Description: This is a predicted structure of a 119-nucleotide RNA (SAM riboswitch aptamer (S box leader)) from a marine eukaryotic metagenome. The RNAcentral record of the sequence draws on MGnify.
RNA sequence: CUCAUCGAGACCGGCUGAGGGGUAGGCCCUUAGAAGCCGGGGCAACCUUCAGGGCUAACCCCCCUGAAAAGGUGCCAAAUCCUGCGGAUUCCAGAUUAGAAGGGGAUCCGGAAGAUGAG
Repeated sequence: CUCAUCGAGACCGGCUGAGGGGUAGGCCCUUAGAAGCCGGGGCAACCUUCAGGGCUAACCCCCCUGAAAAGGUGCCAAAUCCUGCGGAUUCCAGAUUAGAAGGGGAUCCGGAAGAUGAG
């Protein structure tokens, strides 16, 4: 850099001792022990294997569904904790003769950033 995925799932012990959730804001976790390290356990199914289906003249590749879990990673508070940028719909407050623009909120879609895997 490219591709895929990210509302599911899974914690104990030892050492240690004040921070942690990437950043900013919010919110939260934490001396009833944060982060880190070590040991054990678990989750998941990206890499892997198998079966069925699709595609094909046929096979491979590829796509969909399901199953397995030895190994390589990963992961084991909260949606990637939420928001941040853009759009659609809608609500509220205020102003106004009536509106528009502008402000605040909710839902949805997309993006950005990040994480993990494979190349």
Its mean pLDDT, the model's own confidence on a scale to 100, is 83.